RNA sequence: AUCUUAUCCAGAAAGACUGAGGGAAUUGACCCUAUGAAGUCUUGACAACCUCCCGCCACAAGCGGGGAAGGUGCCAAAUUCAACACCGAUUUAUUCGGUGAUAGAUAAGUU
Numbered sequence: 001a002u003c004u005u006a007u008c009c010a011g012a013a014a015g016a017c018u019g020a021g022g023g024a025a026u027u028g029a030c031c032c033u034a035u036g037a038a039g040u041c042u043u044g045a046c047a048a049c050c051u052c053c054c055g056c057c058a059c060a061a062g063c064g065g066g067g068a069a070g071g072u073g074c075c076a077a078a079u080u081c082a083a084c085a086c087c088g089a090u091u092u093a094u095u096c097g098g099u100g101a102u103a104g105a106u107a108a109g110u111u
Stems, first nucleotide, its partner, number of pairs: 001111001003109006013043005021032003026083004044075001046073001049071002051067006079103001084100006
């Protein structure tokens, strides 16, 4: 990097260095930011995918409960929102709501 599956409206920041951008990409909107963006490091937290323990189950699978030592992840706002398709409502002009798709992120596996 490919593919598969699952999840994505919950949760969780301080310090040091640095110094202007950032919120994945495109467009638009909106927002964060010198009361310090992004990045790096340290510490801490959050969560519970893998993992660990227990129970149900003949086993497995699965489900439920618990832990947080280990592997990841993560710590503004829903993946910030919209875009494409369908459905519904509506003042028929857009707006609003819902579902899905696409894209993306993460985990576990796979080639």
This is a predicted structure of a 111-nucleotide RNA (SAM riboswitch aptamer (S box leader)) from a Bacteroidota bacterium. It was read from a public genome assembly, where an Rfam model found it. Lineage of the source: Bacteria > Pseudomonadati > Bacteroidota. The model forms 97% of the base pairs in the Rfam consensus. The coordinates come from a structure-prediction model, not an experiment, and the mean pLDDT is 82.